Molecule: Guanidine-I riboswitch aptamer
Organism: Argonema antarcticum A004/B2
């Protein structure tokens, strides 16, 4: 420099729109009736707070997975840090290093500026294209 792989799931939130519910408006009808009002149906309405619904790579919590240490079994003698460059220090048969295993322990799991445009059988979005294009 190039290529490939990995970056999970659940519940929520920022946010999102309007299928369904509800709200509001209009019209018709019924009940009541002086009136107010209540109910049913239809249409409209998301610059209607809401319930259902969608929802974060760069948001949250939890779980899973992974790595290291610890534990068990096998094997048996080196391993690690460092540079004065072939020395110094630490650990090691009370088990170094390696291999395998268990799940019930501890720790870690980093960083992250980002369009336009397109997609969705309700529609839209910080969802997907996308840790993209691009940028430093």
């Nucleotide at each position: 420099u190039u290529a490939a792989g990995u970056a999970g799931c659940u519940u929520c939130u920022a946010g999102g729109g309007u299928u369904c519910c509800g709200g509001u408006u209009u019209a018709a009808g019924u009940c009541u009736u002086a009136g107010c009002g209540a109910c049913u149906u239809a249409a409209a309405u998301g610059g209607c707070u809401g319930g259902u619904c969608c929802a974060a790579g760069a948001g949250a919590a939890g779980c899973a997975a992974g790595u290291c240490a610890g534990c068990c079994u096998c094997u048996c003698a080196a391993a690690g840090u460092u540079u004065u460059c072939u020395g110094a220090c630490u650990u090691g048969a009370g088990g170094a290093a390696g291999a395998g295993g268990a799940a019930a322990u501890g720790a870690c799991u980093a960083c992250a500026c980002g369009g336009c445009g397109g997609g969705a059988a309700a529609a839209a979005a910080g969802c997907c294209c996308g840790g993209g294009a691009g940028u430093g």